[in-house]
Parts: sequence; structure tokens; C1' cells
RNA sequence: GGAUGAGGCGCAAAAAUCAAGAGUACGUAUGGAUGAUUAAACUGUAAGUUAACAUACGGAAAGGGAAAUUUGCCGAAAUAGUUUAUAAGUUACAGCUUAUAAACUGUUGGGUUGUAAAUGAAUAAUUUACAAACUGUCAGAGCAUUUAGCAUGAUGAGCUUCC
Repeated sequence: GGAUGAGGCGCAAAAAUCAAGAGUACGUAUGGAUGAUUAAACUGUAAGUUAACAUACGGAAAGGGAAAUUUGCCGAAAUAGUUUAUAAGUUACAGCUUAUAAACUGUUGGGUUGUAAAUGAAUAAUUUACAAACUGUCAGAGCAUUUAGCAUGAUGAGCUUCC
């Protein structure tokens, strides 16, 4: 340098099913209203469109989630920042925000539980930070000993096996 394999409620993706989202958004009719120097839609300029609310009749979807199946894998993957590109936020311009994809740099061995914050319809779930015990690998060599154990420390650019 190359190949190979292990950790375990292990990681990620896909379509179908199910629950929730929700009787919500939205549509139609009537009123409000023969109304409006009003109000709203991320900020500013200019323009244009729409209508809060009530009643009645209709009435979704996305992201996220559950258990199983299939596929790819063991920096699997996740996340923060920067840059580039695309799209959306009423129309145009300028900005800002969000999402997706790629590249670079950094952080995290793994899952579980709890607390806090953010996102979210949500008490679901996810992400981040902290803490606790558990677990995998290695180390020195302290204790123990024929069993590969206990304690301590470290952590994936690691570890096992082969060339």
C1' cells in the first nucleotide's frame, strides 16, 4: 500500500400498507359589502391581485411516524461551516430565508435512558449539547487465574486475518 472480516434493539435507502395530519388547508353559495385614505402575503421600491369573519354543502396533500419486506453497507452514516448551481417564498428588481445536489474542512466507535433547546399538528419523531450505566476494539501492566476474568485509560485515519 492492497484485500478481508467483526461489533448489534448496528447504519442508510426504496415502494406498498396503516395511523395521524383533519373535518385542517382549500372550493361553491349566501351574508359581511352599492363597503374599504383599511388589512394581509419575509424586508425595501414599484405594481397588481385577493379578503378577515359567520352559516350551509363538499373536502385534500406533503414533510415526519409504526411494524414487517427488499436492497446496499460497517465513516456504515449523521452533523457544523464555506463555496457553487437550481428551486420556492403574489409579479419585477435588489436582499434575506428555506430546501435539494456537489466539492472542501472539522466533529462523532455503537446503540439505550434522562434533562434542555430547536424543528414539528403532535405528549410521535429527529438533530445538537450534557450526564448515567451498558457494549465493541486496543493499550500498558495493577489484581486475579487455567480462566481468557475484574479494575484503569484511550477511541474508527482504529481493530482482526492474509499478501

About this RNA
A computed fold for a 163-nucleotide RNA from uncultured Atopostipes sp., annotated as Lysine riboswitch aptamer. The source organism's lineage runs through Bacteria, Bacillati, Bacillota, Bacilli and Atopostipes. The prediction has a mean pLDDT of 77. It matches the Rfam family "Lysine riboswitch aptamer". About the family: Riboswitches are metabolite binding domains within certain messenger RNAs that serve as precision sensors for their corresponding targets.